[in-house]
């Protein structure tokens, strides 16, 4: 340099027909217990990588850029 994949909560990831942003784990509070753990209940936590475009409406489609991963090529 070429090609492909990927970016969503603190972490791991869903979101597949474009139509209310979610799960598990973790965190905080409660329940229970003599106490701790476990169980159960509740709560908080998001610029969906950035900027533009299409659309009544974009996490989702299109373009450019950025980060990460892989393969190929090249150079000293």
């Nucleotide at each position: 340099g070429g090609c492909g994949g990927u970016g969503u909560a603190g972490c791991u990831c869903a979101g597949u027909u474009g139509g209310c942003a979610g799960a598990g784990c973790g965190a905080g509070g409660g329940u229970c217990u003599c106490a701790u753990a476990a169980u159960c209940c509740c709560u908080a936590g998001g610029u969906c990588g950035a900027c533009g475009g299409u659309u009544c409406g974009a996490g989702u489609c299109c373009g450019u850029c950025c980060g990460c991963c892989g393969c190929c090529a090249c150079c000293a």

A computed fold for a 76-nucleotide RNA from a Bryobacterales bacterium, annotated as transfer RNA.
Its Rfam family is "tRNA". The family's RNA type in Rfam is transfer RNA.